[in-house]
Molecule: Bacterial RNase P class A
Organism: Wenzhouxiangella sp. XN79A
RNA sequence: GGAGUCGGCCAGACAGUCGCUGGUCCCGAUCUUCGGGGCCGGAGGAAAGUCCGGGCUUCACAGGGCAGGGUGCCAGGUAAUGCCUGGGGGGCGCGAGCCUACGGAAAGUGCCACAGAAAACAGACCGCCUGCGGCUGAUCCAGUCGCCGGUAAGGGUGAAAAGGUGCGGUAAGAGCGCACCGCGUCGCGGGUAACCGUCGGCGGCACGGUAAACCCCACCCGAAGCAAGGCCGAAUAGGGAUGCCAUAGCGUGGCCCGCGCUGCAUCCGGGUAGGCUGCUCGAGGCGGCUGGUGACAGCCGUCCCAGACGAAUGACUGUCCACGACAGAACCCGGCUUAUCGGCCGACUCCUUUU
Numbered sequence: 001g002g003a004g005u006c007g008g009c010c011a012g013a014c015a016g017u018c019g020c021u022g023g024u025c026c027c028g029a030u031c032u033u034c035g036g037g038g039c040c041g042g043a044g045g046a047a048a049g050u051c052c053g054g055g056c057u058u059c060a061c062a063g064g065g066c067a068g069g070g071u072g073c074c075a076g077g078u079a080a081u082g083c084c085u086g087g088g089g090g091g092c093g094c095g096a097g098c099c100u101a102c103g104g105a106a107a108g109u110g111c112c113a114c115a116g117a118a119a120a121c122a123g124a125c126c127g128c129c130u131g132c133g134g135c136u137g138a139u140c141c142a143g144u145c146g147c148c149g150g151u152a153a154g155g156g157u158g159a160a161a162a163g164g165u166g167c168g169g170u171a172a173g174a175g176c177g178c179a180c181c182g183c184g185u186c187g188c189g190g191g192u193a194a195c196c197g198u199c200g201g202c203g204g205c206a207c208g209g210u211a212a213a214c215c216c217c218a219c220c221c222g223a224a225g226c227a228a229g230g231c232c233g234a235a236u237a238g239g240g241a242u243g244c245c246a247u248a249g250c251g252u253g254g255c256c257c258g259c260g261c262u263g264c265a266u267c268c269g270g271g272u273a274g275g276c277u278g279c280u281c282g283a284g285g286c287g288g289c290u291g292g293u294g295a296c297a298g299c300c301g302u303c304c305c306a307g308a309c310g311a312a313u314g315a316c317u318g319u320c321c322a323c324g325a326c327a328g329a330a331c332c333c334g335g336c337u338u339a340u341c342g343g344c345c346g347a348c349u350c351c352u353u354u355u
Base pairs, nucleotide, nucleotide: 001351002350003349004348005347006346007345008344009343010342012320013319014318015317016316017315018314020042021041022040023039024038025037026036027035028034029033044326048337049336051335052334053333054332055331056225057224058223059222063257064256065255066254068221069220070219071218072217073087074086075085076084077083088102089100090099091098092097103216104215108214109213110210111209112208125155126154127151128150129149131147132146133145134144135143136142137141163181164180165179166178167177168176182205183203184202185201186200187199188197189196190195229277230276231275232274239268240267241266242265243264244263248262249261250260251259284303285302286301287300288299289298290297291296321324
């Protein structure tokens, strides 16, 4: 100097004029309504997707089982999770690092197109070898064709073909035998564990892959949702029909048992769609100390930081520069995923050059 990897922060700024909205205080009135004034506040890192987990509300005084669904290496963190942190196995990268739908194929079933002889109790197309028969060459013998038998080391097909390399052995071959590697199992050592070991013994060795196929195993799971729910006010038709009707019906996913209640379900018709609340003090933010590899936890101090309801933060002018992307809360919080213009900071890796 170049190329990368990981982590953190910001989200146009300043000034002026007019305007919107929440809270609080004061003043004035026609007195919870309006007007005026002062002060303090007023959209995000994703507010998005509605994919997870909860808080909260209701069913509800309530449980158990089956079906169903979710997760899937180990250990921690958390209110909890399918999240986060750290570790292990596997894969990618020269590396810093990144990805991981990562329990079980020796319980069973299914699938592996085409090609290939054969795709799992899975094989003989080309080959190799012993024997027999025929033909040619002058004999031994050589060549060639056919048949019975042996073989799966060589070749071919394929994503994948009955472990790999080497030596011996054989008619030719083959873990057939041996050595090393791989695999399985037992022991020992390390580690909380997953697992690791350049450790030791035994075994020729269970005959591929696939569970993001069915399945088996382990653990977890009530449902619905602020349009939940509560209060006030107003209006109407205390309407009509059908079905079940106590051996019945109903009771927040389905079915069964249990428990509770006494009515319930469907259709037609009529009225209302108003106001208040829930509604923002929180598993809260920030700073420091302690413990921990870390996620995080504890303690101390400090701060209050949007609560709209046809839906509030906008318009104009001037200056600056990073020239402004993706984009607007609607009960709240913790995550994940997706979109995205730029700027700043820190740590680490590789390449090249110079000293």